[in-house]
C1' cells in the first nucleotide's frame, strides 16, 4: 500500500533500504586498489609445477690443454669433465580442492605422573681396530617396448663385527624427598645392554652418546557446535575386569577369559543436509543468515584398501592389490592420473594468459659460488566491485532558428541552453627529464683482531619497466548514457491504439477525449554508468528472551487423578552451587571501531590504542535462590461436633398413563389434514365399563433452586459407599501448587453376546403435496430405545472463557450453616447461585470479587484462506472409525465486531381511488390514431414496464422533410469583410427541359462625380436534422405535493458515526404540544400569489332597467337613472375566535350555535436533498470525432398515408331511461381585417351571388341534452352506420397516388364482450354541447377551455400495489433484478 459503501480490529500479501565471487539488456573516456568454475570431486593433448650435494663415493662420454706413440688414419697417457649410478638431506613444507565428515571434526578452556620431535640452539663425553658386499662399469642373455635375467671385477660418510662407555636404556633390591589414584623424581649398588665417518686448503666442515629448552606433533577431557519423533527405543566387542600383544604413548586399539552390562525423551538409534572457526553481510540492538578471496584447523589426491621407507606419510606430482576409464601394442604384455600454474573439451546464466623474472620476499640443496622454486613478485583479459577524475569555465536575450504545447495576429517551454566573445588545459596526443625496490653475495683494494672471520671503499647485479612521477607544446580540442513520470515514489502533456496491441512488484490500467499501452516533447532520479533478474537481513513485534496472543478474530486439552519436571508460607544457625565484586591467565594475526601516519585525496595501507560482552582459575561478600541441620503454624491435612443434597450403586415397591387380551353395552362410521387419503371398521371397530397382562417414563412439588470433576442426576423405601458446607481449635507440622507420557471417567449414536420389547421410532412400505419430492404432513413400521456384561472414545464435550493462590469501589435476590440481638433486623459472617454496575481492562459487544480487572506458578493451544483434520506412516479399535497429521497447487484476501444503507413470504404505528362498497368503460365489432412487425428504391428519425405506444407532431397532397430515385450547383441557398470587373438586378418574348436550370433576343440605375446600390469574381470567414444525451449546458419525466433532507455550535463515540430527527401524544404535515445532551437554524410543510363562494366602498360604457317619461307588432330602441345584475379595482370576512365533553399542552369530538362558507372553504401555480450514466445533441447551446464537386445544397416526382398480423389509446354503436319528426327554453369561456360576416336572392344540401356591421362588453356566432306532442313495439330493426356505386361544393398551381363536406343510392359487423383491467369520493363520476390554438384546406373521434344536467358508495384496514416512521435480522452495498451452492459445457 491492499479486504469495507464507510470504520476500527486481527491477519497475510507486497514495496521503498543495505548486501553479493554474481549473470543478462542498452550505455561506455582515464586511473588506482582488489576480485574473477558458485555448475561436472565431469575428462584430459602439450609445456612446465622438487631438487640439490664432485667439500661423501667408484668412475666417465664428446671436447680441450699437456705428454708419449704413430703405419700419418690414429693410438696410449694425464688434467678438467656432462649424462647415469651408489650415498646424504629434501621430497610430510609450499600449492590445490571441498568429496567425505554432525565427529573430540572445528572452536574455547584445560590435562598428559601416559608421549614423540630430524635439520637448527646450549651443556657434556667421545671419534680405536676390523670385514664382507653391491649398483654402476665390463661381457653375454630375454622383450616390439616398459623392462629385465645371468656371469665377472669394484668404492664409500652404504652395511656388518670388535673395543672404548661420561652416559643412556632393561631388570633386582635399598634409601630419601613429593604428589594426582595408578605413582613421579632424587641418590647410592649389583647385573645386562648400546657407539661413531670420514674429507680438507689442516683454518675447519662433519660424525657418535647424554642431557636442556626451542620449534613442531600425538593423545585425553569439560561446555558450545544442523533438520526430523510421521526415526523411540539401540547395542555382542558391545559396557566393565583381570592378563597378555600393539604403539612413540593411555585406551577393546587388538585377543584370550570372567561378569552383565552402556547408551537414551536433558532425544540414544536411524534417516536427511552440511567441512569448522577468526570473519562476511543485514539489524537500534537481541538477533537472522552467511563461510568466496585472506588467516588458522581439519579431510581429500582418479575409486576402495594396504603397508614400506622416514624424525615425521599411511604420502597430491612414491609403492603394491583391486576396481573403473583413457592410451601403446609386434596381441605375447606395458604406460598414466592437472581437486599445483597455465590450457583444452563438456557443463553452464557465468569466470581471466599454453605471459615475463627469480630483482625483491621465502623455502630447498650446497661451505660457497650457484642451482631450483608457476611458491612469490609482475605483466596481461574482464566496469566484476570499491574509490578518485574527466567530459570544460565565465560572460552572453532579437530569450535567435527548430521541436512540442496552448485559450493560437499572440504566449509558454526547451532556454544562457545554442550560435558569439573571453579564459582555463585535467585526462588523451606529442617532445623530453626521471626515481625507490638493492640489501646481501661476487671481485679489487685496505683494516683491526689473529691466520678466517668482521669492517669500510670501489666495480658489478631491476622481471616490472624507459613504468610511476615532473616539464614543455599544440588545442574546447578526445569523451554521456540509462532508467523512470497513476498511487505507494521524486517526475505531465500531445499524439496514435480502442478490453486490441499490450503494461504490472501489490493495488490495478486499455471496451473512442488512456499523465498507467506505443512514440513525441518535457521532466525527475543516478551518472561511466543505469537498469532488470536470481539469493540474504531489514522493514515483520509476522515465532514475540528483549518483544504477540487464546469469549466472539487462528487458538483451553470433554473431565479429573498423579510419576518425572517446573514453582513453592514464616524464623534462626551453617555453607557458598547459582549470584554478585576484585585480582591472575586465555581470548592468534587480519578484520572491526577511535587517534595518527603514508600513496596529490579517497578507496587501500602502516602504527597506536581499544574491543573481542566468552572459558579457566583465584581471593573476597551472603541481601536473594538452592544445599544441610534446626525449630513454628497463618498454607494443607486429621479429628471432634452439626447440616443440606434428582451424588453414585444395589435391591424391594407405587400409583397415573399407554397397548394388549378377555368380557358386557352400544352403532356406524373411526382416525387424521390447511384439505384429503392410504390405514381400522357390521367377522362389531371409535366411544364406554370390568378384570387381566406387559414393558417403559415418573405428574403436581419444581424454582432465575439443589448435588456432581465433567458427562450427567427427578416417584418411594432400605442397605452400602463417596464429596461437600459451617462451628471447636485437640493433633500432624509446608506434608503444597501444577503437570508432558501414563491411568481413569466420559451424552448421544452405533458394535458384539445373552434378554426384554409397552411407547416412540432411522431404515422401509402406502397416502398426500410438488414441475419433480428419494422430503417437509399423514397411515403404518423393523433395527434401536429397556437391562446385563463387553467394546467404541467422540460431541456447539458451551460459559464457545485450563487449575491454583493473592489483591481490588457498591448494591440488590436467592441457597445452606453459624454468631449477635427481647424483637423488628434498614445486624455480621463463612461456602454456593443470579441481577445491575464504580475503576480498571477490551478493536468493539462486552467482563467487571463466580474479572476478560491487578499480579504470581504450571500446563495446554495458535502463527493468512483454500487444499484438510483430507493423503501417506504409525497406533488403537471386532467393524463404524478415532488419535497423531503433511505437501504439490491456488487466492489476495479470508476474518471479528461495529455503522449507515437496502432488503425480508420480520414485528409494531400510520397514509393513498391502494383494497374493500359503489357508478361508467376498456378487452369481444367496425372505424380514427399510435406503435411493433412485416414489406418497400424509401415506407426519415427519436420515444419502449411503471415513467414509449391520439407521445416530440398545436395541423405530412407540394412546401413541412430529415427519407428514396434522377437532373443539377461547388467560396456554394444566407450574412460580414478585402480587393477587382460589369452596369446591372430584375422584367418580357422565344427555344429546350419534369422544374431547376440553361442559351438567345428586347427593355433597363441614382450621383454633389467622392461615390453609393445590385450582380459577378476571387480570397478569407461557410454548411451538415452526420456520430456520440454514456463527454455536456439547459429544459423535462418519475418516485411525489410524498413529508422528508440536511447544517452550525455543544455533547457521546478510538472511529465510521450518533444525538438533535428518537420517545409520548396529536396532525393533511419533521404539523404542533410535553419530555429529553442538547440548542439553535436552513431547504422542503404551511402561509404569502392567481382564481372561484359572501359582503362592502369606488367607477358607470359598449353592460343594466327598479322608480319616471317617451316609443315600438316586440324588443333598454330612447330620454334619464346609478338602485340590481354585471364589469373591475380597492377591502372586509373564517381564526378551533365562541359553547359543551375529554385532555397536562398541542388538539379532538359535537349534522353545536352565529355565519355566504367551519375546521386546508372548492380549484391552480409552486416539487426538497436527491433517486433512475431516465429523455432529449432533431427545439436552442456545446467538447470531441467525422463528411467537404458531398453526410453541403437545389429542383422534379415518390415516400413518411404500404398491409398477413399484434398491441396501446380513441370514436360509433349495439338500442325503447332508446331512435326520428315537429314545436320550444336556458349558457359559459373565447374567436375575429388576406377576418368573422348579419339580412337578402339561388340550390334539396355543402355552398354561390349580393350586401351591412365590427379592429370590437358595441358588429358576428343556432347550445343540445331538457320539456311537450307524435310516430316507431323488440326485428340485424325507422338500431347500427362501415363499406362501396354515382352527382357535387369548397380550398389550394395542383386534391391519382393523399384532403374535407354535401346529396342520392347501398346498409357490412355488432343483440353488451373471456382470462383480466383502467377511471372516479361531489358540482365529482356519468352524460350534453359549446370554443380555440396549429390552419389555404384537413384526415380533430386528438389536445387545451367552458359551460349545462347531475347521482351512487366508503362496513372498514385481513389481503394486492405504492410509501412514511420506529425496531429487528443479515454472509446483500451493482444494495433480493443482491448474494450464493450443485451439476454439466
Nucleotide at each position: 500500500g491492499u479486504u469495507u459503501g464507510a470504520u476500527c480490529c486481527u491477519g497475510g500479501c507486497u514495496c521503498a533500504g543495505g548486501a553479493u565471487g554474481a549473470a543478462c539488456g542498452c550505455u561506455a573516456g582515464c586511473g588506482g586498489c582488489a576480485g574473477g568454475c558458485c555448475u561436472a570431486a565431469u575428462a584430459c593433448a602439450u609445456g612446465c609445477a622438487a631438487g640439490u650435494c664432485g667439500a661423501a663415493c667408484g668412475g666417465u662420454a664428446a671436447a680441450u690443454g699437456c705428454c708419449c706413440u704413430u703405419u700419418c688414419g690414429g693410438g696410449g697417457g694425464u688434467a678438467u669433465g656432462a649424462g647415469a649410478g651408489u650415498g646424504g638431506c629434501g621430497c610430510a613444507c609450499g600449492g590445490g580442492u571441498g568429496c567425505g565428515u554432525a565427529a573430540c571434526g572445528c572452536g574455547u578452556a584445560u590435562g598428559c605422573a601416559a608421549c614423540c620431535c630430524a635439520c637448527a640452539c646450549g651443556c657434556u663425553g667421545c671419534c680405536g681396530g676390523g670385514g664382507g658386499a653391491u649398483a654402476g662399469c665390463c661381457c653375454g642373455g630375454a622383450g616390439a617396448a616398459a623392462u629385465u635375467c645371468g656371469g665377472a671385477u669394484u668404492a664409500a660418510u652404504a652395511c656388518c663385527c670388535c673395543a672404548u662407555g661420561a652416559g643412556g636404556a632393561g631388570c633386582g633390591a635399598g634409601g630419601a624427598a613429593g604428589g594426582c589414584a595408578u605413582c613421579u623424581u632424587c641418590c647410592a649398588c649389583g647385573u645386562u645392554u648400546c657407539a661413531a665417518a670420514a674429507c680438507u686448503u689442516c683454518g675447519g666442515u662433519g660424525g657418535c652418546g647424554g642431557c636442556g629448552g626451542a620449534c613442531g606433533g600425538g593423545c585425553a577431557u569439560g561446555c558450545g557446535u544442523g533438520c526430523c519423533a510421521u526415526u523411540a527405543g539401540a547395542u555382542a566387542g558391545u559396557u566393565g575386569g583381570c592378563g597378555g600383544g600393539g604403539u612413540a604413548a593411555c585406551g577393546g586399539c587388538c585377543c584370550a577369559c570372567c561378569a552383565a552390562g552402556u547408551c537414551g525423551a536433558c532425544g540414544a538409534u536411524g534417516g536427511c543436509u552440511a567441512g569448522g572457526g577468526g570473519a562476511u553481510c543485514u539489524g537500534a540492538g537481541a538477533g537472522g543468515a552467511c563461510g568466496g578471496u585472506c588467516c588458522c584447523c581439519c579431510a581429500c589426491a582418479c575409486u576402495g584398501g594396504u603397508a614400506c621407507u622416514g624424525a615425521g606419510a599411511c604420502a597430491c606430482g612414491g609403492a603394491c592389490c583391486a576396481g573403473a576409464c583413457u592410451c601403446c601394442u609386434a596381441c605375447g604384455g606395458g604406460a598414466g592420473g592437472c581437486a599445483g600454474c597455465a590450457g583444452u573439451a563438456a557443463g553452464g546464466g557465468a569466470u581471466a594468459u599454453u605471459g615475463g623474472u627469480c630483482a625483491a620476499u621465502g623455502g630447498g640443496g650446497g661451505g660457497a659460488a650457484c642451482c631450483c622454486u608457476g611458491a612469490a613478485c609482475c605483466a596481461g583479459c574482464c566496469a566484476u566491485g570499491c574509490c578518485g577524475c574527466g567530459u570544460g569555465a565565465g560572460g552572453g536575450a532579437g530569450g535567435a532558428a527548430g521541436g512540442c504545447c496552448c485559450u493560437a495576429c499572440g504566449g509558454g517551454u526547451c532556454g544562457u541552453a545554442a550560435a558569439c566573445c573571453u579564459c582555463u588545459u585535467u585526462u588523451g596526443c606529442c617532445g623530453g627529464g626521471g626515481g625507490a625496490u638493492a640489501a646481501g653475495g661476487a671481485c679489487g683494494g685496505g683494516a683491526a683482531c689473529g691466520c678466517g672471520u668482521u669492517c669500510c671503499c670501489g666495480u658489478u647485479u631491476g622481471a616490472a619497466g624507459g613504468u610511476a612521477c615532473c616539464c614543455g607544446g599544440a588545442g574546447a580540442a578526445u569523451a554521456a548514457g540509462c532508467a523512470u513520470c497513476g498511487g505507494c515514489u521524486a517526475a505531465c502533456u500531445c499524439c496514435g491504439u480502442g478490453c486490441c496491441a499490450g503494461c504490472a512488484g501489490c493495488c490495478g490500467c486499455g471496451g473512442u477525449a488512456a499523465u498507467a499501452c506505443g512514440g513525441a516533447g518535457g521532466a525527475u532520479g543516478c551518472g561511466a554508468g543505469c537498469g532488470u533478474u536470481a539469493u540474504c537481513c531489514g522493514g515483520a513485534u509476522u515465532u514475540a528472551u528483549u518483544g504477540g496472543g487464546u469469549u466472539u478474530a487462528a487458538a483451553g486439552g470433554g473431565u479429573g487423578c498423579g510419576c518425572a519436571g517446573g514453582c513453592g508460607g514464616a524464623c534462626c544457625g551453617u555453607u557458598a552451587a547459582g549470584u554478585c565484586a576484585g585480582g591472575g591467565g586465555u581470548g592468534a594475526a587480519a578484520a572491526g571501531u577511535u587517534g595518527g601516519g603514508g600513496c596529490u585525496c579517497a578507496a587501500c595501507u602502516c602504527c597506536a590504542a581499544u574491543c573481542g560482552u566468552g572459558c579457566c582459575u583465584u581471593u573476597g561478600a551472603u541481601a536473594c535462590u538452592g544445599g544441610c541441620g534446626g525449630a513454628c503454624u497463618a498454607g494443607a491435612g486429621u479429628g471432634c461436633a452439626g447440616g443440606g443434597g434428582a451424588c453414585g450403586u444395589g435391591a424391594c415397591u407405587g400409583g397415573a398413563a399407554u397397548g394388549u387380551g378377555a368380557u358386557g353395552u352400544g352403532u356406524a362410521g373411526c382416525g387424521g389434514u390447511g384439505a384429503a387419503a392410504u390405514g381400522c371398521u357390521u367377522a362389531g371397530a371409535u366411544a364406554u365399563g370390568u378384570c387381566a397382562c406387559a414393558g417403559a417414563a415418573c405428574g403436581c412439588c419444581g424454582a432465575u433452586c439443589g448435588u456432581g470433576a465433567a458427562g450427567a442426576c427427578a416417584g418411594g423405601u432400605c442397605a452400602c459407599g463417596a464429596a461437600u458446607c459451617u462451628g471447636c481449635a485437640a493433633c500432624u507440622g509446608a506434608c503444597g501448587c501444577u503437570c508432558a507420557u501414563g491411568c481413569a471417567c466420559g451424552a448421544a449414536a452405533g458394535c458384539g453376546u445373552g434378554g426384554g420389547g409397552a411407547u416412540c421410532a432411522a431404515a422401509c412400505a402406502g397416502g398426500a403435496u410438488u414441475a419433480g419430492a428419494u422430503a417437509c404432513c399423514c397411515u403404518g413400521g423393523u433395527a434401536g430405545u429397556c437391562c446385563a456384561c463387553g467394546c467404541u472414545g467422540u460431541a456447539a464435550a458451551c460459559g464457545a472463557u485450563g487449575a491454583u493462590c493473592a489483591c481490588u469501589c457498591g448494591u440488590u435476590g436467592u441457597u445452606g450453616g453459624c454468631c449477635g440481638g427481647c424483637g423488628a433486623c434498614g445486624g455480621g459472617u463463612c461456602a454456593g447461585u443470579g441481577g445491575c454496575u464504580a475503576a480498571g481492562c477490551g478493536a468493539a459487544a462486552g467482563c467487571g470479587a463466580u474479572a476478560a480487572g491487578u499480579g504470581a506458578u504450571c500446563c495446554a493451544c495458535c502463527u493468512g484462506g483454500g487444499g484438510a483434520g483430507u493423503a501417506c506412516g504409525a497406533u488403537c479399535g471386532c467393524a463404524a472409525g478415532g488419535u497423531u497429521g503433511a505437501a504439490a497447487c491456488u487466492c489476495a484476501a479470508a476474518g471479528g465486531a461495529a455503522u449507515u444503507g437496502a432488503c425480508g413470504g420480520g414485528g409494531g404505528c400510520c397514509c393513498g381511488c391502494a383494497c374493500a362498497a359503489g357508478c361508467g368503460g376498456a378487452g369481444g365489432a367496425g372505424c380514427a390514431u399510435g406503435u411493433g412487425g412485416u414489406u418497400u428504391a424509401a415506407u426519415u428519425u427519436g420515444a419502449u414496464g411503471a415513467u414509449a405506444c391520439g407521445c416530440g407532431a398545436g395541423g405530412a397532397a407540394c412546401c413541412u422533410u430529415a427519407c428514396c430515385c434522377g437532373g443539377g450547383c461547388u467560396u456554394g441557398a444566407a450574412c460580414g469583410u478585402a480587393a477587382g470587373a460589369c452596369g446591372a438586378a430584375g422584367g418580357c418574348a422565344c427555344a429546350g427541359g419534369a422544374a431547376a436550370c440553361u442559351g438567345u433576343g428586347c427593355c433597363g440605375c441614382c450621383u454633389u462625380c467622392g461615390g453609393g446600390c445590385g450582380u459577378u469574381u476571387u480570397g478569407c470567414g461557410a454548411g451538415g436534422u452526420g456520430c456520440u444525451g454514456c463527454a455536456u449546458g439547459g429544459u423535462u419525466g418519475u418516485c411525489g405535493u410524498c413529508a422528508g433532507c440536511u447544517c452550525g455550535u455543544g455533547c457521546c463515540g478510538u472511529g465510521a458515526g450518533g444525538u438533535g430527527u428518537u420517545a409520548g401524544g396529536u396532525u393533511a404535515a419533521g404539523u404542533c404540544c410535553u419530555g429529553c445532551a442538547a440548542c439553535g437554524a436552513g431547504c422542503g410543510c404551511a402561509a404569502c400569489c392567481c382564481u372561484u363562494a359572501c359582503c362592502u366602498u369606488c367607477a358607470g360604457u359598449u353592460g343594466c332597467c327598479a322608480g319616471c317619461a317617451c316609443g315600438u307588432c316586440a324588443a333598454g330602441g330612447u330620454g334619464g337613472g346609478a338602485a340590481c345584475u354585471c364589469u373591475g379595482a380597492a377591502g372586509g370576512a373564517a381564526c378551533u375566535g365562541c359553547c359543551u365533553a375529554c385532555g397536562c399542552a398541542a388538539g379532538u369530538a359535537g349534522a353545536g350555535a352565529g355565519g355566504a362558507a367551519g375546521g386546508u372553504g372548492g380549484g391552480g401555480a409552486u416539487g426538497a436533498c436527491g433517486u433512475c450514466a431516465a429523455a432529449u445533441c432533431a427545439g436552442c447551446a456545446c467538447g470531441g470525432c467525422c463528411c467537404u464537386u458531398a453526410u453541403g445544397u437545389u429542383c422534379g416526382g415518390g415516400g413518411c398515408u404500404a398491409c398477413a398480423c399484434a398491441c396501446g389509446u380513441g370514436c360509433u354503436a349495439c338500442a325503447a331511461u332508446g331512435g326520428c319528426g315537429u314545436g320550444u327554453a336556458c349558457a359559459g369561456a373565447g374567436g375575429g381585417c388576406a377576418g368573422c360576416u348579419a339580412c337578402c336572392c339561388c340550390g334539396c344540401g355543402a355552398g354561390g351571388g349580393g350586401a351591412u356591421g365590427c379592429c370590437a362588453a358595441u358588429c358576428c356566432u343556432c347550445a343540445a341534452a331538457g320539456c311537450a306532442c307524435g310516430u316507431c313495439u323488440c326485428a340485424g330493426u325507422u338500431c347500427g352506420g362501415a363499406u362501396u356505386g354515382g352527382a357535387g361544393u369548397c380550398u389550394g398551381u395542383a386534391a391519382c397516388u393523399c384532403g374535407a363536406c354535401u346529396c342520392u343510392a347501398u346498409g357490412a359487423a355488432g343483440u353488451u364482450g373471456g382470462a383480466u383491467u383502467c377511471g372516479c369520493u361531489a358540482g365529482u363520476a356519468a352524460u350534453c354541447g359549446c370554443g380555440c390554438a396549429u390552419c389555404a384546406g384537413c384526415c380533430a373521434u386528438g389536445g387545451c377551455g367552458c359551460g349545462g344536467u347531475g347521482a351512487a358508495u366508503a362496513c372498514g384496514u385481513u389481503c394486492c400495489c405504492g410509501g412514511g416512521c420506529c425496531u429487528u435480522g443479515u454472509a446483500c452495498a451493482c444494495a433480493c433484478c443482491g448474494c450464493c451452492c450443485g451439476u454439466c459445457a
This is a predicted structure of a 1385-nucleotide RNA (small-subunit ribosomal RNA) from an uncultured bacterium. It matches the Rfam family "Bacterial small subunit ribosomal RNA".